RNA sequence: AUGGUUAGCUUCUAGGGUUCCGAUUCAGGCUGGCUUGCACGGUUUGAAUGUCUGGUCCGAGAGAAGCGGCUGGUUCAAGGUUUGGCUAAGCAUGCCUCAGACUUUUUGCCAGUACACGGCGGGAUAAAAGCCCGGGAGGU
Numbered sequence: 001a002u003g004g005u006u007a008g009c010u011u012c013u014a015g016g017g018u019u020c021c022g023a024u025u026c027a028g029g030c031u032g033g034c035u036u037g038c039a040c041g042g043u044u045u046g047a048a049u050g051u052c053u054g055g056u057c058c059g060a061g062a063g064a065a066g067c068g069g070c071u072g073g074u075u076c077a078a079g080g081u082u083u084g085g086c087u088a089a090g091c092a093u094g095c096c097u098c099a100g101a102c103u104u105u106u107u108g109c110c111a112g113u114a115c116a117c118g119g120c121g122g123g124a125u126a127a128a129a130g131c132c133c134g135g136g137a138g139g140u
Base pairs, nucleotide, nucleotide: 008067009066010065011064012063015058016057020055021054022052023049024048025047026046027045028044029043030042031041032040034037069113070112071111072110073109074108077105078104079103080102081101082100083099084096085095086094115135117138121133122132123131
């Protein structure tokens, strides 16, 4: 310098906006009481508002937890290779042994799974964002 592989899923949080629900304001319809009013209350329709606490929704590589995967150790079980011994002039083959070494898979258990500064701009969704582009550009 180039190329490849890997950095999973779920739930939640920081955060985010406004499709729906709710809330508030304005306007209209209907209606209630009595003090008969451009007032107050209830209900309904429409519009606006996220500088509306909320419910739904989105949501972290550098946030949390759980599960899974991977790596290592140990354990249970089943194999394989080889050392050793016997037969044999020797080799090969065969047999014995579980005495040792190495190795494969499976079961249970344990441990580890590091580090991580980061734009501008663009994209999706109703809209926005620590979402995606992106462990990017850049920096050390």